[in-house]
RNA sequence: GAUUUAUACAGAAGUGGCGAGAGAACAGGCUCCGUGACCCACUGGCAACCAUCGACCGCGCGAAAGGUGCCAAUUCCUGCCCGACCCGGCUUCCGCCGAAGGGGCAUAUAACUC
Numbered sequence: 001g002a003u004u005u006a007u008a009c010a011g012a013a014g015u016g017g018c019g020a021g022a023g024a025a026c027a028g029g030c031u032c033c034g035u036g037a038c039c040c041a042c043u044g045g046c047a048a049c050c051a052u053c054g055a056c057c058g059c060g061c062g063a064a065a066g067g068u069g070c071c072a073a074u075u076c077c078u079g080c081c082c083g084a085c086c087c088g089g090c091u092u093c094c095g096c097c098g099a100a101g102g103g104g105c106a107u108a109u110a111a112c113u114c
Base pairs, nucleotide, nucleotide: 001114002113004111005110006109007108008107013043014042015041016040017039021032022031023030026079027078028077029076044071045070046069049067050066052063053062054061075106080103081102082101087098088097089096090095
């Protein structure tokens, strides 16, 4: 880096360093940011994918925290497709648009394989 599977509206911050942008990429919106963001280090914490242990025929369950991961906002929101009923708007009353919701793409993380 690629494939596959699973998950992504929950949860968890202090100190020090640095010094200007940051929130993956493009666009639009929105937000964070010299009262120092983003990033880095330390400490602390959250969670429980894999591994471990217990029990179990098994599925699933519990304990603990070794390997990862994570600690602004749903993956910050939207973009493509569907969108019956209900709801909102328009209507020449045929219907149209929007929204809720769902799916997809992309991304992130874990685990297997290459």